[in-house]
Context: one part of a larger RNA
RNA sequence: UGACGGGGGCCCGCACAAGCGGUGGAGCAUGUGGUUUAAUUCGAUGAUACGCGAAGAACCUUACCGGGGUUUGACAUGUAUCAGAAGAAUUGUGGAAACACGGUUUGUCCCUCACGGGACUGCUGCACAGGUGCUGCAUGGCUGUCGUCAGCUCGUGCCCUGAGGUGUUGGGUUAAGUCCCGCAACGAGCGCAACCCUCGUACUUAGUUGCCACCAUUCAGUUGGGCACUCUAGGUAGACUGCCGGCGUUAAGCCGGAGGAAGGUGGGGACGACGUCAAGUCAUCAUGGCCCUUAUGUCCAGGGCCACACACGUGCUACAAUGGACGGUACAAAGGGUCGCGAACCCGUGAGGGGGAGCUAAUCCCAAAAAGCCGUUCUCAGUUCGGAUUGGAGUCUGCAACUCGACUCCAUGAAGUUGGAAUCGCUAGUAAUCGCGGAUCAGCACGCCGCGGUGAAUACGUUCCCGGGCCUUGUA
Numbered sequence: 001u002g003a004c005g006g007g008g009g010c011c012c013g014c015a016c017a018a019g020c021g022g023u024g025g026a027g028c029a030u031g032u033g034g035u036u037u038a039a040u041u042c043g044a045u046g047a048u049a050c051g052c053g054a055a056g057a058a059c060c061u062u063a064c065c066g067g068g069g070u071u072u073g074a075c076a077u078g079u080a081u082c083a084g085a086a087g088a089a090u091u092g093u094g095g096a097a098a099c100a101c102g103g104u105u106u107g108u109c110c111c112u113c114a115c116g117g118g119a120c121u122g123c124u125g126c127a128c129a130g131g132u133g134c135u136g137c138a139u140g141g142c143u144g145u146c147g148u149c150a151g152c153u154c155g156u157g158c159c160c161u162g163a164g165g166u167g168u169u170g171g172g173u174u175a176a177g178u179c180c181c182g183c184a185a186c187g188a189g190c191g192c193a194a195c196c197c198u199c200g201u202a203c204u205u206a207g208u209u210g211c212c213a214c215c216a217u218u219c220a221g222u223u224g225g226g227c228a229c230u231c232u233a234g235g236u237a238g239a240c241u242g243c244c245g246g247c248g249u250u251a252a253g254c255c256g257g258a259g260g261a262a263g264g265u266g267g268g269g270a271c272g273a274c275g276u277c278a279a280g281u282c283a284u285c286a287u288g289g290c291c292c293u294u295a296u297g298u299c300c301a302g303g304g305c306c307a308c309a310c311a312c313g314u315g316c317u318a319c320a321a322u323g324g325a326c327g328g329u330a331c332a333a334a335g336g337g338u339c340g341c342g343a344a345c346c347c348g349u350g351a352g353g354g355g356g357a358g359c360u361a362a363u364c365c366c367a368a369a370a371a372g373c374c375g376u377u378c379u380c381a382g383u384u385c386g387g388a389u390u391g392g393a394g395u396c397u398g399c400a401a402c403u404c405g406a407c408u409c410c411a412u413g414a415a416g417u418u419g420g421a422a423u424c425g426c427u428a429g430u431a432a433u434c435g436c437g438g439a440u441c442a443g444c445a446c447g448c449c450g451c452g453g454u455g456a457a458u459a460c461g462u463u464c465c466c467g468g469g470c471c472u473u474g475u476a
Stems, first nucleotide, its partner, number of pairs: 003475003007472007015462002019426005026317008034308002042053002064303002067300004073128001077127004082122003087106004091100003109118003130292002133290003139286002141281003144277001146275001151190006157166003170181003196269004201237007210227003215224002240263001243257005319419001323378007335366003340359002345354003385416001390411007432454007
């Protein structure tokens, strides 16, 4: 100087408390450990690993295993000799790769001084390629975390033998080292804040594919008409403690009020200081060193990554009446679509099939929003709750659903009656609950990323638990 203390003071945070809903019990999904296996590829491991890398393992992916091949190589550049344009079609064997092979048929490029040169391909040779092999404790880059916590420093001056201190401490104040006052300090930088995006209000410009107040209409904004309104998307205004009162040191600021769509950082996002954890990643990529080079490279078909006495994490569905079933009926937002979305109509109980209008999209389609509301029924039961599991029959994608896809129909109808110790999230359009879309993607979503609908309870307070900030004190 720091670090630490079951030392002290001050102060924060869903940290506790006050509340609401979960997890831990059940079934299933998914990840991990373990075990098994020829292989169950590799990495991630307290918080900060475990629906994580993986925004999608049937083949491929794929890195793993056993088997079959290959060795200048699947891929790059150069070079030397020889041969042939390249290429296309086709036969046999084989699981395929591949081989037969200089098979057979077809094809015969460009320039030229007619020797040859060029492009491309093949055989052989040489340099080399290749490696998801090792080291994240050799590294770059990127990332997590403390933490969106309010801190971390520098120049000059001053103090000190020096390490170092001062500034940055103190009195107030703030979300904030935010600002004010004071002060041997005076200034400055990286952070904070603001500048950026979005939502909330108004004005203005514009009016199709959007909208419809008024007029007409075949009652569908459909058509004529209109651009007022909604909306769309460009510009502008608006919020600054600006105004008033009180408190405060005449300060910074705090409390209340007015006006206002919005009030004291308006809500949300992006944005992450110096550094910490030799944190994570050599398997995104890049890269030093080491290692392999007829193999640790590379090609192929098959299997595995999907195993299953068990243990844990994260989720989904339930245990029912604020509910289940049936019928009727209403209201979104944000997205995606030409290798695509696919309407009407017809067939099928259904998944789906046929069909093909329209749409490169404010035009057409996906598209039905669901919870909700109105009726009817069930009457507390392992049930008309719950849907696992299993049998049968199918649909779709795809060379191919046995290992190992999703979905449909009929039958089957398990555990489960609210969950021990313990533990998690959340302070408002939040929690809870309801559906919709997208990425990946042939197919496959209970995960992830977004979107809107309905819409709470509680916060006395800071003694305690956890984490953090500042000052001070004790210690090796």